The prediction has a mean pLDDT of 82. Predicted 3D model of a 526-nucleotide part of an RNA (large-subunit ribosomal RNA, domain I) from a Planctomycetota bacterium. Lineage of the source: Bacteria > Pseudomonadati > Planctomycetota. The RNAcentral record of the full RNA draws on ENA.
Context: one part of a larger RNA
RNA sequence: GGUGUGUGGAGGAUGUCUCGGCGACAAGAGGCGAUGAAGGGCGUGGAAGGCUGCGAAAAGCCUGGGGUAGCUGUCAAACAAGCACUGAUCCCGGGAUUCCCGAAUUAUCAUAUGCUGAAUCCAUAGGUGUAUGAGGCUAACCCGGUGAACUGAAACAUCUCAGUAACCGGAGGAAAAGAAAGAAAUCUCGAUUUCCUUAGUAGUGGCGAGCGAACCGGAAAGAGCCCAAACCGAUGGCCAUGUGCCGUCGGGGUUGUGGGGCCGACCGAUACGAGUGAUAAAACUGAUGGCUAGAAAAAUCCGUUGGAAAGCGGAACCACAGAGGGUGACAGUCCCGUAGUCGAAAGCUUGAAGUCUCUAGGUUGGUACCCGAGUAGGUCCAGUCACGUGAAACCUGGACUGAAUCAGGGAGGCCCAUCUCCCAAGGCUAAAUACUCCUUGACGACCGAUAGUUUACAAGUAGCGCGAGCGAAAGAUGGGAAGAACCCCUGCUAGGGGAGGAUACUGAACCUGAAACCACACACUU
Numbered sequence: 001g002g003u004g005u006g007u008g009g010a011g012g013a014u015g016u017c018u019c020g021g022c023g024a025c026a027a028g029a030g031g032c033g034a035u036g037a038a039g040g041g042c043g044u045g046g047a048a049g050g051c052u053g054c055g056a057a058a059a060g061c062c063u064g065g066g067g068u069a070g071c072u073g074u075c076a077a078a079c080a081a082g083c084a085c086u087g088a089u090c091c092c093g094g095g096a097u098u099c100c101c102g103a104a105u106u107a108u109c110a111u112a113u114g115c116u117g118a119a120u121c122c123a124u125a126g127g128u129g130u131a132u133g134a135g136g137c138u139a140a141c142c143c144g145g146u147g148a149a150c151u152g153a154a155a156c157a158u159c160u161c162a163g164u165a166a167c168c169g170g171a172g173g174a175a176a177a178g179a180a181a182g183a184a185a186u187c188u189c190g191a192u193u194u195c196c197u198u199a200g201u202a203g204u205g206g207c208g209a210g211c212g213a214a215c216c217g218g219a220a221a222g223a224g225c226c227c228a229a230a231c232c233g234a235u236g237g238c239c240a241u242g243u244g245c246c247g248u249c250g251g252g253g254u255u256g257u258g259g260g261g262c263c264g265a266c267c268g269a270u271a272c273g274a275g276u277g278a279u280a281a282a283a284c285u286g287a288u289g290g291c292u293a294g295a296a297a298a299a300u301c302c303g304u305u306g307g308a309a310a311g312c313g314g315a316a317c318c319a320c321a322g323a324g325g326g327u328g329a330c331a332g333u334c335c336c337g338u339a340g341u342c343g344a345a346a347g348c349u350u351g352a353a354g355u356c357u358c359u360a361g362g363u364u365g366g367u368a369c370c371c372g373a374g375u376a377g378g379u380c381c382a383g384u385c386a387c388g389u390g391a392a393a394c395c396u397g398g399a400c401u402g403a404a405u406c407a408g409g410g411a412g413g414c415c416c417a418u419c420u421c422c423c424a425a426g427g428c429u430a431a432a433u434a435c436u437c438c439u440u441g442a443c444g445a446c447c448g449a450u451a452g453u454u455u456a457c458a459a460g461u462a463g464c465g466c467g468a469g470c471g472a473a474a475g476a477u478g479g480g481a482a483g484a485a486c487c488c489c490u491g492c493u494a495g496g497g498g499a500g501g502a503u504a505c506u507g508a509a510c511c512u513g514a515a516a517c518c519a520c521a522c523a524c525u526u
Stems, first nucleotide, its partner, number of pairs: 001525009015511001016476002020447002022444002025441004029436002031137002039101003042055003046079001049075003061095006070083003108134009141172001142170005152159001156206001182189002193220004203211002224428003227372001231251008239242001256406001258371003261367007273358003283355003289349004294342002300315005316333002318322001324336003377401007387413001408423005463470002483510001486498004
């Protein structure tokens, strides 16, 4: 020096655990804000700081309930000073207070209206007052506007990624869509939405990469309505004074086996029904159930091992309760609970039922008055449709044009005919569907501290960056602090030895305590 073994040091793997995460299910809620939000700053305690709470009325005030013997939140023990059976602390409902910043507003914008009032006579612009409303924040879902590139095509340009990301606007608890100018095919169906299927089919495509339907069928849900116009009436305005025009209000009317108006004739006038959370439209009472505190809830002892019994042995009991958690080791009967049962002054929700409210013609004949106009359609150019210009319809937009009113008009994938279906150019509409910042309940062949959220801990903290922003590490003494009185060695420090305490190799750098690495001892060997 090496090898091996052992004993230690060092280190913090492993095991066990879990006040944290993750996922999915059900129900609720789906907004907050000029009555000042979200988010902050600064304060606020007997006591310095962080967290939590609160706001100069400041870990709180008043009040209505619940509840019971202790209490003055936590890190964090003690002390001080107090409160409390005349019911405190605590939990729930309602109320009061609620500094400063922040939309932050003595502003701005919109609408209505009054008063004023330029160039410029009238006027208009503008100014100003009043009233009402808006503004900002917010996880995803939704609708709309603008709209990439990397990428793929094994390069790349049409194409793709993708109408995605991003930005902007807007709304709701859902949004959007929606009661056929539809889909079909010679049969028919009957608003919309979503799912399954059709189907990776028909198609489309430098026919490359790729993109990619629909009808039928099966389900979920189910709901239909209102205007405009013709015509009638009331009322107001205008000047071209006419059988005028325009406006407002009321009646009428709402359709495609076309409907309605007007005129005539005939029949019939009884309710039924519906409803204020869809419809055309108001109001009240409010049963019942639920939510926001809770109440009560059965049944076990002995012996034994042990520091400790819930273990083991023996003998019992309850059970609509043997879910689960805790307790000095593993407890149906020790504690909290659990099954089953009960409970609200106040607030919220549900909304049975009642009061109440509302609603009407039908047939037939005639007439030809109405049935959504710069619209439909056309041309050119685009967009969107699964569909890249293609034979390219349908739908939408820009430019230029430009009809008809039922003997009418649109569509059926160029176009024409036949046939069929439908009635545009006005509007509303629940449910089935999407999502989860949030609340409650119950759960997991989910994780278990390099995992699971970035965060189980003073975590969006410490730290870094001018900034936008980036962003950690860090859990476990013990049943109980009983956290080692007292003695000894010592530099009075570290550390150690006694003592105490089931155990201290559980000693605070604290459960377990692997390996690397280091030291010592021994054995063998060079």